[in-house]
RNA sequence: GCCUUAUCACGAGAGGUGGAGGGAGACGGCCCUGUGAAGCCCGGCAGCCUGCGCGUCCGCGCAAGGUGCCAAUUCCGGCAGAGCGAUCUGCGAGAUAAGGG
Numbered sequence: 001g002c003c004u005u006a007u008c009a010c011g012a013g014a015g016g017u018g019g020a021g022g023g024a025g026a027c028g029g030c031c032c033u034g035u036g037a038a039g040c041c042c043g044g045c046a047g048c049c050u051g052c053g054c055g056u057c058c059g060c061g062c063a064a065g066g067u068g069c070c071a072a073u074u075c076c077g078g079c080a081g082a083g084c085g086a087u088c089u090g091c092g093a094g095a096u097a098a099g100g101g
Stems, first nucleotide, its partner, number of pairs: 002100007013042001015041003021032003027077003043070003048066002050063005074093001078091005
């Protein structure tokens, strides 16, 4: 990198370090940032896999070892349908997890 399935409106520090950038990539918006960005450490959230307990299956509870995550809907942009419209639905794209060749 490819395929499959699931989820994406919730949640997560007024700490240390660090110094200018950041919001995955390109472009365009919009926004965050020196009242300090990224990164790192600590902390936290969640609970997909996992472990344990209960249970006939479905499932429920607890833990938190492997990941993930901690501004804004996946920050917004694409396509199709419905609607006067706000908007809604589906698809696509992307992210994450688990599995597969």